[in-house]
Molecule: FMN riboswitch aptamer (RFN element)
Organism: Agathobacter ruminis
RNA sequence: AUGAUUCUUCGGGGCAGGGUGUGAUUCCCUACCGGCGGUAAAGCCCGCGAGGCUGCAUAGCAGUCAUGAACAGGUGCAAUUCCUGUGCCGACAGUAUAGUCUGGAUGAGAGAAGAACGAU
Numbered sequence: 001a002u003g004a005u006u007c008u009u010c011g012g013g014g015c016a017g018g019g020u021g022u023g024a025u026u027c028c029c030u031a032c033c034g035g036c037g038g039u040a041a042a043g044c045c046c047g048c049g050a051g052g053c054u055g056c057a058u059a060g061c062a063g064u065c066a067u068g069a070a071c072a073g074g075u076g077c078a079a080u081u082c083c084u085g086u087g088c089c090g091a092c093a094g095u096a097u098a099g100u101c102u103g104g105a106u107g108a109g110a111g112a113a114g115a116a117c118g119a120u
Stems, first nucleotide, its partner, number of pairs: 001120002005116006017029003031100002033090002035048004043088002051065006070086005092103003
């Protein structure tokens, strides 16, 4: 230094103001937010995670379904990642129709950091 095993810790943000209405943080105007790995620094390039159902068994494993969105110009060796401009997107259940409220969730998790052990 590399990979293996075991363990520990960490690991998601956001409706302020106004309108209509019996009722909306859900509609309308406006506002606000951006998980993880890769790559020139990325919500919208590639990939991953979060959800539902079924089976075994209720710890977990396996199968299956679903899984969003960007262009133009500039700089540069290199950027759909930076800068400028203008756009767009956001699971399930509940409720006046929800990316932002409440709930499953003191959950799960891509992964990140560290420790131990032994190997090359």